Context: one part of a larger RNA
RNA sequence: CUGGGCGUAAAGCGCAGGCAGGCGGUUCGUUAAGUCGUUUGUGAAAACCCGGGGCUCAACCCCGCGGAAUGCAUACGAUACUGGCGAACUGGAGACCAGUAGAGGCUAGCGGAAUUCCUGGUGUAGCGGUGGAAUGUUUAGAUAUCUGGAAGAACACCAGUGGCGAAGGCGGCCGGCUGGGGCCACUCUGACGCUGAGGCGCGAAAGCGUGGGGAGCAAACAGGAUUAGAUACCCUGGUAGUCCACGCAGUAAACGUUGAUCACUAGGUGUAGCGGGUAUUGACCCCUGCUGUGCCGCAGUUAACGCAUUAAGUGAUCCGCCUGGGGAGUACGGUCGCAAGAUUAAAACUC
Numbered sequence: 001c002u003g004g005g006c007g008u009a010a011a012g013c014g015c016a017g018g019c020a021g022g023c024g025g026u027u028c029g030u031u032a033a034g035u036c037g038u039u040u041g042u043g044a045a046a047a048c049c050c051g052g053g054g055c056u057c058a059a060c061c062c063c064g065c066g067g068a069a070u071g072c073a074u075a076c077g078a079u080a081c082u083g084g085c086g087a088a089c090u091g092g093a094g095a096c097c098a099g100u101a102g103a104g105g106c107u108a109g110c111g112g113a114a115u116u117c118c119u120g121g122u123g124u125a126g127c128g129g130u131g132g133a134a135u136g137u138u139u140a141g142a143u144a145u146c147u148g149g150a151a152g153a154a155c156a157c158c159a160g161u162g163g164c165g166a167a168g169g170c171g172g173c174c175g176g177c178u179g180g181g182g183c184c185a186c187u188c189u190g191a192c193g194c195u196g197a198g199g200c201g202c203g204a205a206a207g208c209g210u211g212g213g214g215a216g217c218a219a220a221c222a223g224g225a226u227u228a229g230a231u232a233c234c235c236u237g238g239u240a241g242u243c244c245a246c247g248c249a250g251u252a253a254a255c256g257u258u259g260a261u262c263a264c265u266a267g268g269u270g271u272a273g274c275g276g277g278u279a280u281u282g283a284c285c286c287c288u289g290c291u292g293u294g295c296c297g298c299a300g301u302u303a304a305c306g307c308a309u310u311a312a313g314u315g316a317u318c319c320g321c322c323u324g325g326g327g328a329g330u331a332c333g334g335u336c337g338c339a340a341g342a343u344u345a346a347a348a349c350u351c
Base pairs, nucleotide, nucleotide: 004322005321006320007305008304012319014202015201021195022194023193025089026088027087028086029085030084031083033082034081035078036077037076038075040073041072042071048067049066052063053062054061092192093189094188095187100181104178105177106176107175109173110172111155115151116150117149118148120146121145122144126137127136163170164169207248208247209246210245211244212243216242217241221237222236223235224234259318260317261316262315263314264313267296268295269294270293271292272291273290274289275288276287277286300307301306324351325350326349333344334343335342336341
């Protein structure tokens, strides 16, 4: 450089916005850079190809003639396509009106149930825990029950292959600030678009730094059991942590193990949002459009499983990634980090 691939065999970056780059709708005009044709020059010789001659034949041998040398430059020409420039268009994209669904985000406040602890009352011998026990707790009055109080964390039912978000993720109630989406109607801008190396931002849990907070739970740890042993599973305790603020870290089976965008290609049946029609006193119901989310299924596809208008089908553009197993996502070096480590990423050797 080329080929074949990336749901499960190796392979889609965790996700977004986006500079450069790549690619880009319809029509007209112009230009002639790409593209195409012709001319001229050059493209050393040998080699190669064609026909002819010479070595007693022949040759990857010798001779000269011709061709070719896909390239570069030059001049003239062609204008369909691509590009440049100019003008226009509305189907892509975006904006505007009205109403709309939602655990989308940030922030302030409020609420009830439960748990633990504290105060007081009633009350007496157990409670707790297990397969069975014991450690533990309790006559200094526990457990149970009632009154009052404190604290922190999480929000039962509703709840749904329900909703929202780019992903991570988001669930009590009310307020404030704020992002995105869908639908309907008309008007407007006029290609403003798609993708995106690098860089930048977001990014569960655990972890780290500083300061708070600490009810429950609970790595580590201690004790009791079990056992041949038991550095476990079970039990009683229990510290980091879990929570908040600010900063760091940047990884996950970050999964739909399926990159983003666009177009096209039978249907059936649920469900969520918005709209239209028919009908009704009205809710419901019936028909239907768009958007999302499930299931089933044809063509097609696939090694099979399966996928199947939410494609893994048929095409287009751009990015990322793979190339036998182990060694190894390791060593060394670089970059980043307080550290833990992250990222980039081999080879010897071996099968």
The part of an RNA shown here (small-subunit ribosomal RNA, central domain) has 351 nucleotides and comes from a Gemmatimonadales bacterium. Its mean pLDDT, the model's own confidence on a scale to 100, is 85. The RNAcentral record of the full RNA draws on ENA and SILVA.